[in-house]
């Protein structure tokens, strides 16, 4: 430098915040666990969520076995340090820019 492979999608987790629920505080009250306000240096539910975390589907390549038949099955697909800044949703993040810049 090149390459259907550093592929693509889904579920989940580490992590993340605070719209909604819950929780804590507080005000009002027609007294109805009703209506507001504040709090994520509130465990949580909803929610967001990894290239460098886990699992799965599909696809691709190669190898093996197999079938009348490129049909089906099995295996392999490594490695991976990383800002600052900006962006989205209510907001933040290991999200996105981004396997980027840079380093080695």
């Nucleotide at each position: 430098c090149g390459a259907a492979a550093u592929g693509u999608c889904c579920c989940c987790u580490a992590g993340g915040g605070u719209u909604c629920c819950g929780c804590g505080g507080u005000g009002c009250c027609a007294a109805g666990c009703g209506c507001g306000c504040c709090g994520g240096a509130c465990u949580g539910g909803u929610c967001c969520g990894a290239g460098a975390g886990g699992g799965g589907g599909c696809u691709c390549a190669c190898g093996g076995c197999u079938u009348u038949g490129u049909u089906g099955c099995c295996g392999u697909g490594c490695c991976a340090c990383g800002g600052a800044a900006g962006g989205a949703c209510a907001a933040a993040a290991g999200c996105c820019u981004g396997g980027g810049a840079g380093a080695a």